[in-house]
Context: one part of a larger RNA
Molecule: large-subunit ribosomal RNA, domain II
Organism: Candidatus Amulumruptor caecigallinarius
RNA sequence: ACCUACGAGUUGCCGUCGCCGGCGAGGCUAAGGGCGCAUGGAGCCCGGAGCCGGAGCGAAAGCGAGUCCGAAGAGGGCGGUUUUAGUCGGCGGGGGCAGACGCGAAACCGGGUGAUCUACCCUUGGGCAGGAUGAAGGACGGGUAACACCGUCUGGAGGUCCGAACCGGUAGGCGUUGAAAAGCCUUCGGAUGACCUGAGGGUAGGAGUGAAAGGCCAAUCAAACCCGGAGAUAGCUCGUACUCCCCGAAAUGCAUUUAGGUGCAGCCUCGGGACGAGCGCCGCGGAGGUAGAGCGACCGAUAGGAUGCGAGGGCUUCACCGCCUAUCAAGUCCUGACGAACUCCGAAUGCCGCGGCGCGCUUCCCGGGAGUGAGGGCGCGGGUGCUAAGGUCCGCGUCCGAGAGAGGAACAACUCAGACCACCGGCCAAGGCCCCCAAGUGCGGGCUAAGUUGGAGACAAUAACGGAGUGGGGCCGCAGGGACAGCUAGGAUGUUGGCUUGGAAGCAGCCAUUCAUUUGAAGAGUGCGUAACAGCUCACUAGUCGAGCGGCCCCGCAUGGAUAAUAAUCGGGCAUAAGCCCGCCGCCGAAGCCGUGGGAUGCCCCCGUACGGGGACAUCGGUAGGGGAGCAUUCAGGCAGCCGCCGAAGGCGGGGCGCGAGCCCAUCUGGAGGCACCUGAAAAGCAAAUGUAGGU
Numbered sequence: 001a002c003c004u005a006c007g008a009g010u011u012g013c014c015g016u017c018g019c020c021g022g023c024g025a026g027g028c029u030a031a032g033g034g035c036g037c038a039u040g041g042a043g044c045c046c047g048g049a050g051c052c053g054g055a056g057c058g059a060a061a062g063c064g065a066g067u068c069c070g071a072a073g074a075g076g077g078c079g080g081u082u083u084u085a086g087u088c089g090g091c092g093g094g095g096g097c098a099g100a101c102g103c104g105a106a107a108c109c110g111g112g113u114g115a116u117c118u119a120c121c122c123u124u125g126g127g128c129a130g131g132a133u134g135a136a137g138g139a140c141g142g143g144u145a146a147c148a149c150c151g152u153c154u155g156g157a158g159g160u161c162c163g164a165a166c167c168g169g170u171a172g173g174c175g176u177u178g179a180a181a182a183g184c185c186u187u188c189g190g191a192u193g194a195c196c197u198g199a200g201g202g203u204a205g206g207a208g209u210g211a212a213a214g215g216c217c218a219a220u221c222a223a224a225c226c227c228g229g230a231g232a233u234a235g236c237u238c239g240u241a242c243u244c245c246c247c248g249a250a251a252u253g254c255a256u257u258u259a260g261g262u263g264c265a266g267c268c269u270c271g272g273g274a275c276g277a278g279c280g281c282c283g284c285g286g287a288g289g290u291a292g293a294g295c296g297a298c299c300g301a302u303a304g305g306a307u308g309c310g311a312g313g314g315c316u317u318c319a320c321c322g323c324c325u326a327u328c329a330a331g332u333c334c335u336g337a338c339g340a341a342c343u344c345c346g347a348a349u350g351c352c353g354c355g356g357c358g359c360g361c362u363u364c365c366c367g368g369g370a371g372u373g374a375g376g377g378c379g380c381g382g383g384u385g386c387u388a389a390g391g392u393c394c395g396c397g398u399c400c401g402a403g404a405g406a407g408g409a410a411c412a413a414c415u416c417a418g419a420c421c422a423c424c425g426g427c428c429a430a431g432g433c434c435c436c437c438a439a440g441u442g443c444g445g446g447c448u449a450a451g452u453u454g455g456a457g458a459c460a461a462u463a464a465c466g467g468a469g470u471g472g473g474g475c476c477g478c479a480g481g482g483a484c485a486g487c488u489a490g491g492a493u494g495u496u497g498g499c500u501u502g503g504a505a506g507c508a509g510c511c512a513u514u515c516a517u518u519u520g521a522a523g524a525g526u527g528c529g530u531a532a533c534a535g536c537u538c539a540c541u542a543g544u545c546g547a548g549c550g551g552c553c554c555c556g557c558a559u560g561g562a563u564a565a566u567a568a569u570c571g572g573g574c575a576u577a578a579g580c581c582c583g584c585c586g587c588c589g590a591a592g593c594c595g596u597g598g599g600a601u602g603c604c605c606c607c608g609u610a611c612g613g614g615g616a617c618a619u620c621g622g623u624a625g626g627g628g629a630g631c632a633u634u635c636a637g638g639c640a641g642c643c644g645c646c647g648a649a650g651g652c653g654g655g656g657c658g659c660g661a662g663c664c665c666a667u668c669u670g671g672a673g674g675c676a677c678c679u680g681a682a683a684a685g686c687a688a689a690u691g692u693a694g695g696u
Stems, first nucleotide, its partner, number of pairs: 001696006011098004016093008026052003032046004056063002066078004101239002104236001108229006119203009128193001130162003133158001137154006166190003171186004205221001208216002242630006252265005266372002268369007278359009292345001293343002299339002303335005310328002312325004375400010405416003420598004425594003431588003434573003440585001442584006453575002465560002469557010486544005492517003497511003523538001527536002599620004604615005631685001633682006641675003650669002654665004
C1' cells in the first nucleotide's frame, strides 16, 4: 500500500410537537392478583389507589364565575362570558437528565508494586604491575659554652609524580532501518584515594536519595509503575456507512470572562391558516439636505492689487505741526480661489402613500426542524493608508462560496452563459476564422518599417524629457523687382566711445535715447582668440545661381529614454500583414436558444374516480440544511404458499429489467438448506477516523 472482517445518533425516564388509532365531558389504570399454556414469553380478566382534563383568583387563610389589592357595591390586575376537548396508546421529529454519535488527551484522586538499574547510607570481604621523587625521624662526622646549624648516610612520608590492571569518558572520526534502544577506533583523565569493587542490608512517590544536573528512583521522572474512580473532562481535531425526488441558506445585528463558543433576531425548510397583502412599470402626491454648486447668505479658511484709520522708519531745530515712505496694517473696493463636522441654493436615484396596468404564487401570521453567526473577489460611493497593497473598515450591487459549460494559452469569483436525460440535427453569445485549431491566406480605404506590433490583461492605459522618423491638417512670413543653401567679394570711418584698470583697443566688468560719418552694406559689435593689441568669424551688403524657402501650432503611427539570469518568447510556429485604424459581407463558436424523442415535480383540466390514466402550462445547477419516496441486510409473526441431493445458500463469467439503491434468468461451480407475499423488530448498508485485527 492493497484485500477481507469489524467499526460511530442507541436505550430508559420526563416533558414538547406532528401523524395514526380507541373512547369522549370525560380518558387511563399503576404496583399487584387471577385464568390459561408442557415451559418461557405473550394473551385474557380483575385491580379506580392514583394521574390528566372539566375554574379561577390570592403569598396564604380562603372565596368562587369570579377573585386579589382596598374603607369601598372607586378603580385596576388576572380570569369567566362571546367560538373551538380532552385523554390513553402506537409511531415519528426535536429537547432535558443520564457516558447519550464514535475514537482521542496533557492531567487529578485512591489502593498497591518497586532501591536485582541507579543515588546515598550501614555491615562484612576483595583489589591497585612497574618506575620516580625522597618529608619527619635516626646514625655518624663537623660545629656551639650548650643549643642552633652544616655535611654524609639511613629512613620511606604524600587526597606527591610517570604509567598497566581497574575506574572513567576529553577531542575527533565511524556508526544513525547500527554488530549495539549509547557501541567501535584513535586520543585523553584518575590510578594509596573524598579510590575502585563483591556479597548482605536500609531509605518510596509531593516521598526518597542527591559533592546540586531538576540528576537518579528498573531502557520511564518538574513528581515512578500497576490497577481502580473511569466511558474523567475536551466550547478542540478527526471520522460518521444504500438510492432517487422537491426546496435551499449563512458567514449579518444585539449581547456575552465574549471574540474559532453560545442566546435572541435575520436568512432556509416542512405543516396549518389568512387572504391579494408581494414584485415590476407608469401616473399623481409626499418627506429629505447627498452629488453638484455657491459664499456680497452665515461660520471658518484664503492669494494678489488699490485705498488706507493707525503703527514703525526717515526728513524738518527738541516738542507740536507738516511732509516722504518700497515695511506692518483695521476697514473699504477690485480680481482670484476653498470646506466631512459651512449652506442663500440644490438634483438624479432611492424611500413612503394612493391609483392604473402587468407578472404571477411571490406576501403575512402561527407552529415543527435546521444550518449559519471565520467569508471572499470584482464594480461603484467613502473612511484609513502613501488618492500603496491580493491591505484594512463601512455602504450599494454582483458573482464565487454552493455553479458545471464557452472565451481569456494556463487561472474560484474578468467576459459570455445558469447543466433533467438522449441525438453523427439547426441558430447564435463572448471570442474568433495562416498552421497547431472549428471557421476568410475575405473585400475596400488609410497608417506603420520600429518585428513597432500580433502581450501586460474585459473595462484600461509605462513616464518625465529628447530627436530635420513619417503621414495628415491649420496659421504666419520670404520669393523671377531673384528668395533659401552654397560659392566670390566687402564687412569701413570718428574710435583704443566713456568709466574702471597695471592693461581693457567690438569681445573681464560698469555706464550710455549704443551716437554720428562714408555707404550697396557693415553692431560703439555674434562667437573663437591676445597679457593687451593683432588675427579668424558672424550680423549686414553686392555679385553668381534660378525655384521654391523658413517659422509656429494641432492630430495619427513609429523612435530614444528601456537594465536579470532556458533560444524563453506574441500560448507556440511564424507573420510586413497573419500588425494598427475605419467600413462591409460571410462563416466558426457553449451544457445558451430552437428542433425531435424521453423522464420527473407542481398546479389546472378531462376520464374512470380506493387509486391510476391522458392532456395543457410551468419547473427540474446546488454545499450546510429541511422535506418526500424507495432499495438492500438479519431475525420474528401471519402462513404450510412455493423451491430444494433430478442439487438450496454462496461463488465465476454471461443475458435481461429498473432513473437508481438493486432485482430476475440460464449454464458452470458449490453440496444442504432457501424463498415469495403482507406486516413487525433492528447489533440494519463503510473509502476515508496517522481507525482495529488478520492476510498478501